[in-house]
RNA sequence: AGAGUUUGAUCCUGGCUCAGAUUGAACGCUGGCGGCGUGGAUAAGGCAUGCAAGUCGAGCGACGAAAGGAGAGGUGCUUGCACCUCUCCCUGAAAGCGGCGAACGGGUGAGUAACACGUGAGUUACCUGCCCCUCGGUGAGGGAUAACGUCGGUUCCUAACGGAACCUCGCGAAAGCGGCGCUAAUACCUCAUGAGACCUCAGGGUGAAAGCGGGGGAUCUUCGGACCUCGCGCCGAGGGAUGGGCUCGCGCCCGAUUAGCUUGUUGGUGGGGUAACGGCCUACCAAGGCAUCGAUCGGUAGCUGGCUCGAGAGGGUGGUCAGCCACACUGGGAUUGAGAUACGGCCCAGACUCCUACGGGAGGCAGCAGUCUAGAAGCUUCGGCAAUGGGGGAAACCCUGACCGAGCGACGCCGCGUGGAGGAUGAAGGUCUUCGGAUCGUAAACUCCUUUUAGUAGGGAAGAACGGCAGGGGUGCCAAUACCGCCUCUGUUUGACGGUACCUACAGAAGAAGCCCCGGCUAACUCCGUGCCAGCAGCCGCGGUAAUACGGGGGGGGCAAGCGUUAAUCGGAUUCAUUGGGCGUAAAGGGCGUGUAGGCGGCUUCGCAAGUCGGGUGUUAAAUACUCACCGCUUAACGGGGGUACAGCGCCCGAAACUGCGAGGCUAGAGUGUGGUAGAGGAGCGCGGAAUUCCCGGUGUAGCGGUGAAAUGCGUAGAUAUCGGGAGGAACACCAGUGGCGAAGGCGGCGCUCUGGGCCAUUACUGACGCUGAGACGCGAAAGUGUGGGGAGCGAACGGGAUUAGAUACCCUGGUAGUCCCAGCCGUAAACGGUGUGCACUUGGUGUGGGUGGCUUUGUCCCCAUCCGUGCCGUAGCUAACGCGUUAAGUGCACCGCCUGGGGAGUACGGCCGCAAGGCUAAAACUCAAAGGAAUUGACGGGGGCCCGCACAAGCGGUGGAGCAUGUGGCUUAAUUCGAUGCAACGCGAAGAACCUUACCAGGGCUUGACAUGCCCGUCGUAUCCCCCUGAAAGGGGGGAGUCAGUUCGGCUGGACGGGACACAGGUGCUGCAUGGCUGUCGUCAGCUCGUGCCGUGAGGUGUUGGGUUAAGUCCCGCAACGAGCGCAACCCUUAUGGUUAGUUGCCCCUUUGGCCGAGAGGUCAGAAGCACUCUAACCAGACUGCCUGUGACAAGCAGGAGGAAGGUGGGGAUGACGUCAAGUCAGUAUGGUCCUUAUGCCCUGGGCUGCACACGUGCUACAAUGGCAGGUAUAGAGGGAAGCAAGACCGCGAGGUGGAGCAAAUCCCCAAAACCUGCCCCAGUUCGGAUCGGAGUCUGCAACUCGACUCCGUGAAGCCGGAAUCGCUAGUAAAGGCGUAUCAGCUACGACGCCUUGAAUACGUUCCCGGGCCUUGUACACACUGCCCGUCACAUCACGAAAGUCGACUGCACCCGAAGUCGCUGAUCUAACCUUUUAGGAAGAAGGCGCCGAAGGUGUGGUUGAUGAUUGGGAUGAAGUCGUAACAAGGUA
Repeated sequence: AGAGUUUGAUCCUGGCUCAGAUUGAACGCUGGCGGCGUGGAUAAGGCAUGCAAGUCGAGCGACGAAAGGAGAGGUGCUUGCACCUCUCCCUGAAAGCGGCGAACGGGUGAGUAACACGUGAGUUACCUGCCCCUCGGUGAGGGAUAACGUCGGUUCCUAACGGAACCUCGCGAAAGCGGCGCUAAUACCUCAUGAGACCUCAGGGUGAAAGCGGGGGAUCUUCGGACCUCGCGCCGAGGGAUGGGCUCGCGCCCGAUUAGCUUGUUGGUGGGGUAACGGCCUACCAAGGCAUCGAUCGGUAGCUGGCUCGAGAGGGUGGUCAGCCACACUGGGAUUGAGAUACGGCCCAGACUCCUACGGGAGGCAGCAGUCUAGAAGCUUCGGCAAUGGGGGAAACCCUGACCGAGCGACGCCGCGUGGAGGAUGAAGGUCUUCGGAUCGUAAACUCCUUUUAGUAGGGAAGAACGGCAGGGGUGCCAAUACCGCCUCUGUUUGACGGUACCUACAGAAGAAGCCCCGGCUAACUCCGUGCCAGCAGCCGCGGUAAUACGGGGGGGGCAAGCGUUAAUCGGAUUCAUUGGGCGUAAAGGGCGUGUAGGCGGCUUCGCAAGUCGGGUGUUAAAUACUCACCGCUUAACGGGGGUACAGCGCCCGAAACUGCGAGGCUAGAGUGUGGUAGAGGAGCGCGGAAUUCCCGGUGUAGCGGUGAAAUGCGUAGAUAUCGGGAGGAACACCAGUGGCGAAGGCGGCGCUCUGGGCCAUUACUGACGCUGAGACGCGAAAGUGUGGGGAGCGAACGGGAUUAGAUACCCUGGUAGUCCCAGCCGUAAACGGUGUGCACUUGGUGUGGGUGGCUUUGUCCCCAUCCGUGCCGUAGCUAACGCGUUAAGUGCACCGCCUGGGGAGUACGGCCGCAAGGCUAAAACUCAAAGGAAUUGACGGGGGCCCGCACAAGCGGUGGAGCAUGUGGCUUAAUUCGAUGCAACGCGAAGAACCUUACCAGGGCUUGACAUGCCCGUCGUAUCCCCCUGAAAGGGGGGAGUCAGUUCGGCUGGACGGGACACAGGUGCUGCAUGGCUGUCGUCAGCUCGUGCCGUGAGGUGUUGGGUUAAGUCCCGCAACGAGCGCAACCCUUAUGGUUAGUUGCCCCUUUGGCCGAGAGGUCAGAAGCACUCUAACCAGACUGCCUGUGACAAGCAGGAGGAAGGUGGGGAUGACGUCAAGUCAGUAUGGUCCUUAUGCCCUGGGCUGCACACGUGCUACAAUGGCAGGUAUAGAGGGAAGCAAGACCGCGAGGUGGAGCAAAUCCCCAAAACCUGCCCCAGUUCGGAUCGGAGUCUGCAACUCGACUCCGUGAAGCCGGAAUCGCUAGUAAAGGCGUAUCAGCUACGACGCCUUGAAUACGUUCCCGGGCCUUGUACACACUGCCCGUCACAUCACGAAAGUCGACUGCACCCGAAGUCGCUGAUCUAACCUUUUAGGAAGAAGGCGCCGAAGGUGUGGUUGAUGAUUGGGAUGAAGUCGUAACAAGGUA
């Protein structure tokens, strides 16, 4: 510090996700030791049990007990113990009065949005126990009360009081309570005094105390003491310290879908109250107070130091520790006190739990442990007061779950260990393997060594110093050598942890490693299993038979007593942007203006000093942080000490530039005046013509109208057309212009009236009067709306007609609202320049509208300058790009509005507005990993341009109909083997299925195999051949013949055969979607690329586009391109002309020999000679737009012409760019993987591949007269031929047979047909057509049944030219005719591949169909239009809204009831202290009563919020549902 993810790729925007750190954590797997920390975050839910606040006998009374020690006695006896009693000593418990403490310490975070907290101030408005300092005092008296004691019942006597006897002791279950009686004090009360204090009318008035302990010489004594002294107390006062109360400035979460709140409310006066100010309370008076700088209301929350993340700014958080606050079962209340409205106090109410004798009581763990519940989840009912601290005490000491320790938990941080060195047959084993090996791996074994830690044993701390006590010394106080205090020395005493830390010894590598990950991000790869299954997944995404992504193994990477996961926070995220973002098109400028608050504001002078800046100072608790060559634990974590820092706030001093404030001046901003000027600016009133329609009349007749074509409609009742007249409404042609005006919406005939704004000129006036503008107010197209008018045309809805599969549309014919007017409402829009307003600055060019000036003129005609407006093009700059560019989207300033992923949704709910429609404001759940912008390359378009092709058209002939052949589908079958499937499968693989082939089926057999290599044994009379038996054959069994080669002469070598076990063979089994190779196709289309340069952020572009031209990216020209490669063309073959060479097997013009025929001319056969010609086959020539004319750009080229056998690539062939189709082929072969192994291999017989309701493709033959039949006659090329082709001859009707000349071929053979000539047929299912069937044959072959071909005789089917549709062909082509060859024994060949013969027609042209090329355009496509994609419906799931209601929670208001309690009033009842005139009264107090307030509760009525609700609404999501086709191309109606 970044990375992954939208795309085919790119840049940008933008969200999601990851890597980091952290945690009071939890969960999974695992777990050796120690140190330091830390541990109920949920239910402020409920709690059993124990403990957590007592202490003081030196305040007091009573008791002087229990226990202890000593002694005495008694009893029991187990004769030294137990029990009992008494005495003494030492003590001092429980209970009580009294004092201090209990308000600290400890817990929790519910409540609280508040002066609660933080920070800084204030308090002349206050308090402060204990502590410190100072001053003064501490005199006299009195009455109670707790403890303690006691209480009764029954009977009898008595009028009663009372008494007696007996029982045994008030009431109550308990908690507890009561009556009577006694008593003490540092408890309580009174008096005295009063420096000071407080009050005051300044005269005065009010107000206090307590003793206890130690010691003691004189004096006194009631012998207790007084008294003196010391110590501790007590009272009053002042001061301090500490702690607090109160007040104020500033800071402190979210919601405006909470906008108004408030009646003790705001202030005043009097009174009350408090420690104290104060509406804190009360009466009266006034009507204020708060709030958009966010009151009120709602939600959430203890606050802080800090902690955590972050570079910082900042975000999150507030556990442990520390400060503050609040709370103590819930709510209310006071009392005591220095302090509480009191966690372990009280009263009341409520809920809950417990006890109960049912009458009534008790309780409060958010103290420490512990328990239950809820929960993913958090410990011991431990030890000790040894230390630190706290309370009490004079002290000893007591108490202390504060605390110190230990225990439990890997919860965190830190440290240590699980061994170290050597060790290569690189062991075994595992895994992988290309089978060679590689790897785990020096790892192990093995050898040597060490012993931390754990274990055992021994030793063994620091933390302890106080204090006390004893003794000694010093000192203060004092009358005192006493006491007491202080200092000091010595001795003694105190440790929970803990026999712990630490040290030593002993033995032994001994007891001690896991977890996660390995597709990318992200470090780490292989095998097997699985087969869109099981599963993984943080995001992208993996898995459908070779998965580095699932599961396991091996290996590897990371961390390590831990490792992962989950949750959470910050970071990355400049993704809320102060630092540090944006708004033309990505999300985002308000529809426009006027203007309030607010924000911001020209030049200049002086002053002030609020902001600002500088210096100083106070504070910013400690801890934390940082730092230190500091210190302490072995180190570290941890801890101690010093220092630094702590962005703030307060105070003081200073500065005056800037902002601000005050005062003054200025004119450049702004405004006013004056003079002009353009304009569809606005409002009202009038006027006009053209046109449509309607009405009336004339003319006139059969149609009009409308459309792609029609129909509905109108018209003989006279339409349309045409002429005249009239009515009415609406809109204003031309002018008219990226012209004008207006803030926007918007404004268009002409005139008048009223009226707003702009611009120019002038520079007289004002003197900053300005800019922006949250709210607010106004304006605001169309549609819509309520009332009233109006209504010609147009025209939602609606009717009809068409179109269509449908057509609730597009088209047509009608037509209502509306469109128009008046005065209202609505308030929206793609209200768009998709660009807020204002000001300033920053090169230009060129139009246009308005004005002014200059120049020059008769003239504003041009030209120049300038201001304002409105366009285009462009510099710099900006921008993701497109683009913007003085009219900025550049550079700045000011202010406003708005945005923060897509969907849900501009929706729901709420509120406001509206007559309604609806508008404004505006979420969430849920869901997705994107949604987007611009540009790029393609592809596509029922986009455009240009151009090709038998693409169409023009022609000729076919196919589709028939029969047959053949292939395919389907069906059938034991099997009908397999593959090929739009073009580009279907006479295709197959250029030959009767057996074989053959892969299929049935049956019979074989198992190292039909075939290869290795090993062992045997034989070599081998190999091979023959025969017999069995069998369908294969196979099985038996017999015979048969003397291999080499040789070093060795059963030595080679070779062969037979047998055997094992390695292995074998597979046309699977995967062409694992592959090689080959092939098809686009397409013989003209394209496809590269290097360098240039352009672009980039994908990419340029080149290759453009202008011409071509069959061609062919060539020329131009050009930021210049070149090059693969393609095109040419080079190659063939064909067409000629030449040269050559002349046999070819040829025969000339010459010639011989035979034969003929009268002859001559013919013919054979030969010689010859090579002229034909031909053959080798070389060469020829054609190149070379020449001419025209055209074109002086080019390339094109057109025509000449010459030429051939003319513009002459014809044909071979030749197939980059690539596309996961195209085809594992069955040609090769080959990875996988499967079978007495079978999925191999052999054999037979069958099948030939099956047949049917469908399709490709063909053949036809349907006839351009023909058929018969007869006659002629002419090819290219091929083939020895297990072959076969002549002549003979036989057969024929297929063919017999026979065999010749020929390994320019020699011989296979070997032509249509055509042509002659004749017949005469339009007929025929003398067409030949299927089918019957019979007879021929040939091949081991064998023609399934299942061959051919021949002859007979039979003589369909078919009379073929629906929709469709194919081929542009010249030696189509069409027609035959011939040959491969395969092959033969052949289903009518196929395929070739050859020649005869030999046409047509092409205007490129609109249309198909395919293709180039350029361009649009795109939401990129698996690329067989694309993408929308909505309803149906199904499933999920969340949400509405809903008659129902049930809660919180809360407002009104009223009722009203506990405890303070306060007030009363107080006829009661009462010790004081007073008095004393059986009593007074004062004072109290009970009781009443009143105000008042918690809980109740009633009624509202509000907010939550849950739920039949039903209902839309929304989201979900491989393969239904209907259509809305959008993306002109998306087929933009």